The prediction has a mean pLDDT of 86. This is a predicted structure of a 547-nucleotide part of an RNA (large-subunit ribosomal RNA, domain I) from a Desulfurivibrionaceae bacterium. The RNAcentral record of the full RNA draws on ENA. Lineage of the source: Bacteria > Thermodesulfobacteriota > Desulfobulbia > Desulfobulbales > Desulfurivibrionaceae.
Context: one part of a larger RNA
RNA sequence: GGCAGACGGUGGAUGCCUAGGUACCGGAAGGCGAAGAAGGACGCGGCAAGCUGCGAUAAUCUUCGGGGAGCUGCUAACAGGCUAUGAUCCGGAGGAUUCCGAAUGGGGAAACCCGGCCAGGUUUAAACCUGGUCAUCAUGCACUGAAUACAUAGGUGUAUGAGGCGAACGCGGGGAAUUGAAACAUCUAAGUACCCGCGGGAAAAGAAAUCAAAAGAGAUUCCCGUAGUAGCGGCGAGCGAACUGGGAAUAGCCCAAACCAGAGUACUUGUAUUCUGGGGUUGUGGGGCCCCGAUGUGGGAUUGACAAGGGUUAGUGGAACGGUAUGGAAAGGCCGGCCAGAGAGGGUGAAAGCCCCGUACAUAAAAACUUAAGUCACCCUAGGGUGUCCCCGAGUAGCACGAGACACGUGAAACCUUGUGUGAAUCAGGGAGGACCAUCUUCCAAGGCUAAAUACUAACCGGUGACCGAUAGUGAACCAGUACCGUGAGGGAAAGGUGAAAAGAACCCCGGGAGGGGAGUGAAAUAGAACCUGAAACCGUCUGCUU
Numbered sequence: 001g002g003c004a005g006a007c008g009g010u011g012g013a014u015g016c017c018u019a020g021g022u023a024c025c026g027g028a029a030g031g032c033g034a035a036g037a038a039g040g041a042c043g044c045g046g047c048a049a050g051c052u053g054c055g056a057u058a059a060u061c062u063u064c065g066g067g068g069a070g071c072u073g074c075u076a077a078c079a080g081g082c083u084a085u086g087a088u089c090c091g092g093a094g095g096a097u098u099c100c101g102a103a104u105g106g107g108g109a110a111a112c113c114c115g116g117c118c119a120g121g122u123u124u125a126a127a128c129c130u131g132g133u134c135a136u137c138a139u140g141c142a143c144u145g146a147a148u149a150c151a152u153a154g155g156u157g158u159a160u161g162a163g164g165c166g167a168a169c170g171c172g173g174g175g176a177a178u179u180g181a182a183a184c185a186u187c188u189a190a191g192u193a194c195c196c197g198c199g200g201g202a203a204a205a206g207a208a209a210u211c212a213a214a215a216g217a218g219a220u221u222c223c224c225g226u227a228g229u230a231g232c233g234g235c236g237a238g239c240g241a242a243c244u245g246g247g248a249a250u251a252g253c254c255c256a257a258a259c260c261a262g263a264g265u266a267c268u269u270g271u272a273u274u275c276u277g278g279g280g281u282u283g284u285g286g287g288g289c290c291c292c293g294a295u296g297u298g299g300g301a302u303u304g305a306c307a308a309g310g311g312u313u314a315g316u317g318g319a320a321c322g323g324u325a326u327g328g329a330a331a332g333g334c335c336g337g338c339c340a341g342a343g344a345g346g347g348u349g350a351a352a353g354c355c356c357c358g359u360a361c362a363u364a365a366a367a368a369c370u371u372a373a374g375u376c377a378c379c380c381u382a383g384g385g386u387g388u389c390c391c392c393g394a395g396u397a398g399c400a401c402g403a404g405a406c407a408c409g410u411g412a413a414a415c416c417u418u419g420u421g422u423g424a425a426u427c428a429g430g431g432a433g434g435a436c437c438a439u440c441u442u443c444c445a446a447g448g449c450u451a452a453a454u455a456c457u458a459a460c461c462g463g464u465g466a467c468c469g470a471u472a473g474u475g476a477a478c479c480a481g482u483a484c485c486g487u488g489a490g491g492g493a494a495a496g497g498u499g500a501a502a503a504g505a506a507c508c509c510c511g512g513g514a515g516g517g518g519a520g521u522g523a524a525a526u527a528g529a530a531c532c533u534g535a536a537a538c539c540g541u542c543u544g545c546u547u
Base pairs, nucleotide, nucleotide: 001546002545003544004543005542006541007540008539009538015532016497017496020468021467022465023464024463025462026461027460029457030456031165032164039100040099041098042055043054044053046078050074051073061094062093063092064091065090066089070082071081072080105114106113107112115134116133117132118131119130120129121128136162137161138160139159140158141157142156143155144154169200170198171197172196173195174194180187184234210217211216221248222247223246224245231239232238252449253448254447255393259278260277261276262275263274264273265272266271267270283427285392286391287390288389289387290385291384292383298380299379300378303377304376305375306374309371310370311369312368313367315363316362317361321336322335323334324333337354338353339343345357346356347355398422399421400420401419402418403417404416408434429444430443431442432441433440484491485490504531507518508517509516510515
């Protein structure tokens, strides 16, 4: 030196565990903000660095409820206190809430600096202090008011509102490229990503100028299906409906106009026009005008008030077990019982229906919020006929050119939207039925509102998992968006486990200490805090064999 065995060191795999994650489900909620938000800075404790909580009333104040013995957060000790005259703690309501931040008196390198006005304090007077107020924009009203006579612009005051933040969902305005086409240009990706605007708890859409086809349906939305069909397509890659049908949910309304009444305005004095009220809202055309008839029924999507009851924000009650041996410890074994509307689950020194918390079930609110049957008020509400005088949404429909959007790429390309030009009709009217024409059928544009079924989940409550178990699961189980890196936008970790209980090793010895040897605790200390288990690489000690 090698090999083998034994015993160690180092190291932190593995096993077990879970305080944290993750996906989904149900409920509830769907906003907060100039009455100053979200998010922060700086402070507040007897000692106080951090976290948490709070705000100069500063780990909190008041009150109303709950609760019932300890409390003074994480956090031990010390000191000092509080508490059956009910503390700490939990819930409702209120108070207080520095400075920055939309930040809003002006400024500004956020958490700072400097002001005006009014009132008060203080001062001999100032300086100073305290409270209030002073941004901008929009709209309404009032007063003023240029060039410029009337006016208008502008100005001032006042009232109301807005502004910013927030995960996804929604609608609208803009709008790529990678990619695919095995290259690439039409096409695709895709109206996606992204940017902007705006809104709601949902949004959008919505009561047929819709479909259909000789029969009919009857607003919208969503699902199934039709169907990867009909089609579109360098007929390539690909894109991709609709009608009928089955379901979810259901809800329909209001204006404009004709006409009537009233009040104005303008002037050329008989017209034009405005406002208010009535009237009226339709396609077997409707309405006005004229004639006949009805006064009470039905409804409401809430404008208000009351309100049984339900729910939410603290809680409360809640059945039933002992013995014995082993063991450090019994819940496991053995023996004998009991409860069950409760044998879900968790904890307790090993594995507990009956030890603890709970569970099934039942029950509770001074206060606040929410929902709501119902009642009252309030609002809406008929019909029929004749005549054909009036009305029935205009730079609109249509047409031409250019685009977009429709599953549909210009195609035979309708329908829908419209940039430019042109430009009707009023029921003997007008649109559509995929060029266009006729017949026929069907509907009534150019005004508006509308719940539910549908989409989503940042935050709250509850639950579940052939989801993970510390290199996994969130980046983050631990003081993590931290340490650290970067000028910055931004990037972004590592790091869990003594024991049932600290009983965390008094005392002695060696040592400067670190550390160790005894003693002691403990079931165990090779569980000793560098602490469960403790693999391998790697490093040793001893013994045997061998060179």